SAM riboswitch aptamer (S box leader) from Sporomusa malonica, 111 nucleotides, folded computationally.
Rfam family: SAM riboswitch aptamer (S box leader). About the family: The SAM riboswitch is found upstream of a number of genes which code for proteins involved in methionine or cysteine biosynthesis in Gram-positive bacteria.
The source organism's lineage runs through Bacteria, Negativicutes, Selenomonadales, Sporomusaceae and Sporomusa.
Model confidence (mean pLDDT): 82 of 100.
[in-house]
RNA sequence: UACUCAUCAAGAGUUGGUGGAGGGACUGGCCCGAUGAAACCGCGGCAACCAUUUAGCAGUUUAUCUGCUAAAAACGGUGCCAAUUCCGGCGGCAAAACCGUAAGAUGGGAG
Numbered sequence: 001u002a003c004u005c006a007u008c009a010a011g012a013g014u015u016g017g018u019g020g021a022g023g024g025a026c027u028g029g030c031c032c033g034a035u036g037a038a039a040c041c042g043c044g045g046c047a048a049c050c051a052u053u054u055a056g057c058a059g060u061u062u063a064u065c066u067g068c069u070a071a072a073a074a075c076g077g078u079g080c081c082a083a084u085u086c087c088g089g090c091g092g093c094a095a096a097a098c099c100g101u102a103a104g105a106u107g108g109g110a111g
Base pairs, nucleotide, nucleotide: 003109004108005107006106007105008104013043015042016041017040018039022032023031024030026089027088028087029086044081045080046079049077050076052072053071054070055069056068057067058066059065085103090100091099092098
């Protein structure tokens, strides 16, 4: 970087230092920001995606192994810590609510 699968209504910073005007992906809004934005370095925290452990079921009769389900666990690999992914964007409606996509984000898989 393109492909595929899963999830995105919950949760967690009134934090220290450097820095000095932007940030919330894009776009239209609406917000956050000199009572200090982004970014970087710390500290603190959230969360079970992977990995780990346990139990049940199935794949075969047993074990191993694999898959599914449930639980535990924040020590390991990631991720995250204003606002529902901040809201809308395309479609189902003429409109509202709602639903489904798209886009985006994160993780797993296979290149």